[in-house]
Molecule: Glycine riboswitch aptamer
Organism: uncultured Moraxella sp.
């Protein structure tokens, strides 16, 4: 420092709107409602990919500057499951 493998929290499976369905319902029909996915937007919240921000101390002859995090911030990013994920063990190069 990389790689596999196992562990790994926290927030709305919220609204609302548009599109699509070789869905479903009801209608003579126009079309209406219902479901699912995606998308856009506004509110609310979370912090462990990643960014950004801050202290003293210690060392120096003094003097300046510079530096951190699981801290704070929340751009990204996230808020049912997946996927991801700091960090933690274990193996191998």
């Nucleotide at each position: 420092u990389u790689u596999u493998c196992a562990g790994g929290a926290g927030a709305g499976u919220g609204c609302a709107u548009u599109u699509u369905a070789u869905g479903g319902c009801a209608u003579u029909a126009a079309u209406g409602c219902c479901u699912a996915a995606a998308a856009u937007g506004a509110c609310a919240c979370c912090g462990a990919a990643g960014g950004c921000g801050c202290a003293a101390a210690c060392c120096u002859a003094c003097c300046c500057u510079a530096c951190a995090a699981u801290c704070g911030c929340u751009c990204a990013g996230g808020u049912a499951a997946a996927a991801g994920g700091a960090c933690u063990g274990a193996a191998a190069a």